[in-house]
The prediction has a mean pLDDT of 78. THF (Tetrahydrofolate) riboswitch aptamer, 103 nucleotides, folded computationally. It matches the Rfam family "THF (Tetrahydrofolate) riboswitch aptamer". About the family: Tetrahydrofolate (THF) riboswitch was first reported for Ames et al. as an RNA motif in 5' untranslated (5'-UTR)regions of folate transport and biosynthesis genes in Firmicutes genomes. On this family, see Trausch and Batey, Chem Biol 2014: "A disconnect between high-affinity binding and efficient regulation by antifolates and purines in the tetrahydrofolate riboswitch".
RNA sequence: GUCAGAGUAGAAAAUGUGCGUUAAGUGUCGUUGGAUGGGAGGUUGCCAACGAACGAAGUGGGCGAGAAAUUUGCCUGUGCGAUACAUUUUCGCAUCCGCUGCC
Numbered sequence: 001g002u003c004a005g006a007g008u009a010g011a012a013a014a015u016g017u018g019c020g021u022u023a024a025g026u027g028u029c030g031u032u033g034g035a036u037g038g039g040a041g042g043u044u045g046c047c048a049a050c051g052a053a054c055g056a057a058g059u060g061g062g063c064g065a066g067a068a069a070u071u072u073g074c075c076u077g078u079g080c081g082a083u084a085c086a087u088u089u090u091c092g093c094a095u096c097c098g099c100u101g102c103c
Stems, first nucleotide, its partner, number of pairs: 001103001003101003010091009019081003028052007038097003058078008
């Protein structure tokens, strides 16, 4: 020097454990700040705070409370939520340098 390759933030799916279902969370918009392959650099991606508008699916069984009810407590099954976390798999930074392998 040539060719090939690895790794970030994070995303999706599956499984597990929770949370909510008395609506928090998620999603949307705005402002500010932050992080983002080993280095440089950076966003159309990511995160946080604040503000705004919007917005949802419950139901079965058991044991109690109660005079009773279409009332109520606890336990539990099964749903639902652009729900949280963990694990696994797959995917995953243009450019320059670096790293690994080959010649």